The RNA shown here (transfer RNA) has 83 nucleotides and comes from an uncultured Gemmataceae bacterium.
[in-house]
RNA sequence: GGGCAGGUGGCAGAGCGGUCAAUUGCACCAGACUGUAAAUCUGGCGGGGUAACCCUACACAGGUUCAAAUCCUGUCCUGCCCA
Numbered sequence: 001g002g003g004c005a006g007g008u009g010g011c012a013g014a015g016c017g018g019u020c021a022a023u024u025g026c027a028c029c030a031g032a033c034u035g036u037a038a039a040u041c042u043g044g045c046g047g048g049g050u051a052a053c054c055c056u057a058c059a060c061a062g063g064u065u066c067a068a069a070u071c072c073u074g075u076c077c078u079g080c081c082c083a
Stems, first nucleotide, its partner, number of pairs: 001082007010026003018066001028044005046055003059075005
């Protein structure tokens, strides 16, 4: 340099153009249980709000679309293969 696969919450890892602030697990926070802890169970786990709801988010920048984590283009990064 070329080809292929990939980049998503703190971590791992799903995710069909709309049902997604996002399957699940771990971690974390609060509570229940326990003499204590662990384990287990319940709830929470981007920000604001009592809530309804609002805002911002899937490597980065553009584009297509009524609508993009998802499709297209370029760039960056990681892994594998070839040279």
The prediction has a mean pLDDT of 81. Rfam family: tRNA. Rfam links the family to the GO term triplet codon-amino acid adaptor activity. By type it is a transfer RNA. The sequence was found in a public genome assembly.